[in-house]
Context: one part of a larger RNA
RNA sequence: CGCAGGAAAACUGAGGGGUUCAAUUCCUAGUACGAGAGGACCGGAAUUGACGCACCUCUGGUGCACCGGUUGUCGUGUCAACGGCAUGGCCGGGUAGCUAAGUGCGGUCCUGAUAAGCGCUGAAAGCAUCUAAGCGCCAAGCAGUUCCCAAGAUGAGUUUUCCCUGAAGGAUCGUGGAAGACGACCACGUUGAUAGGGUGUAGGUCGAAGCGCAGCAAUGUGUGUAGCCGAGCACUACUAAUCAUCCGUAUGG
Numbered sequence: 001c002g003c004a005g006g007a008a009a010a011c012u013g014a015g016g017g018g019u020u021c022a023a024u025u026c027c028u029a030g031u032a033c034g035a036g037a038g039g040a041c042c043g044g045a046a047u048u049g050a051c052g053c054a055c056c057u058c059u060g061g062u063g064c065a066c067c068g069g070u071u072g073u074c075g076u077g078u079c080a081a082c083g084g085c086a087u088g089g090c091c092g093g094g095u096a097g098c099u100a101a102g103u104g105c106g107g108u109c110c111u112g113a114u115a116a117g118c119g120c121u122g123a124a125a126g127c128a129u130c131u132a133a134g135c136g137c138c139a140a141g142c143a144g145u146u147c148c149c150a151a152g153a154u155g156a157g158u159u160u161u162c163c164c165u166g167a168a169g170g171a172u173c174g175u176g177g178a179a180g181a182c183g184a185c186c187a188c189g190u191u192g193a194u195a196g197g198g199u200g201u202a203g204g205u206c207g208a209a210g211c212g213c214a215g216c217a218a219u220g221u222g223u224g225u226a227g228c229c230g231a232g233c234a235c236u237a238c239u240a241a242u243c244a245u246c247c248g249u250a251u252g253g
Base pairs, nucleotide, nucleotide: 001152005163006162007161008160009159010158011157015149016148017147018146021049022048023047024046025045026044027043033038051106052105053104054103055102059100060099061098062097066093067092068091069090070089071086072085073084074083075082076081110144111143112142117137118136119135120134164253169247170246171245172244173189174188175187176186177185194240195239196238197236198235199234200233201232203229204228205227210223211222212221213220214219
């Protein structure tokens, strides 16, 4: 921009795409077969591998500043306690998120028309013949079934509701997001939990400072399930989503 009024939702599915795998073990059965050695078809069950999709409860990874330990040095007048720098100084852990090596799920079954092939009936051609008329069976293949996209499917579809005018609706703007390069998408904007803050809590770290006690001291210990803490969860208008503007109209569609 189009889809002959405008709009908000919910659909249909023309068409397109994904998937399409294999092995092992057990039963049937040590059966059929075979002198024996050996050892099935068919059918049934379980497991596994690779692959694919999703997810983070578990196992882990990461987690650039969440907690702790620690070296050197500089600083806060000094002690103590802290802060800066040194690859995040180094080291030990680690929430959310992301993630695989982790977890869950998937291929199935079935139907239709067939290929090669196997047949029935059956003439031309008194026989024969699956074929000429007619009728069956049959493949990991084809078409459905299953999953995803999908009306620019210009063949522009359908249904419901709203609006007849600065209307319905949309956008700008703002607060944000397990959405994202930016647009876009989604949530919210005081009739408010959208983000921050606050409170509580999950969770992480691992026992703060100060003071007391023990010890000559290093240090240990009590106060104390301590202190500190990012993303999680819940609650709470304290802060910021203020005020407003623009598009969208009137041949009647």
Record summary:
A computed fold for a 253-nucleotide part of an RNA from Haloferula sargassicola, annotated as large-subunit ribosomal RNA, domain VI. Rfam family: Bacterial large subunit ribosomal RNA.